RNA sequence: GCCCCGGUGGCGGAACUGGCAGACGCGCCCGACUCAAACUCGGGUUCCGCGAGGAGUGUGGGUUCGAGUCCCACCCGGGGCA
Numbered sequence: 001g002c003c004c005c006g007g008u009g010g011c012g013g014a015a016c017u018g019g020c021a022g023a024c025g026c027g028c029c030c031g032a033c034u035c036a037a038a039c040u041c042g043g044g045u046u047c048c049g050c051g052a053g054g055a056g057u058g059u060g061g062g063u064u065c066g067a068g069u070c071c072c073a074c075c076c077g078g079g080g081c082a
Stems, first nucleotide, its partner, number of pairs: 001081007010026003019065001027045006046055003058074005
């Protein structure tokens, strides 16, 4: 330099063909249980805003009524070829 795969919450990791973003698990917070704890169970857990609402999938653009998903460029990580 070229080719392939990937980048989504605090972490891992889903989202089928473009149509409610964050399922599920871990962690964390509150509560129940307990003498107390562990285990187990219930609830909560992105950000901004008083609110109505708005923003958010590596970054910046594009297509579209609508983009995590499609297109372009770039950044980062992994693998391969030379």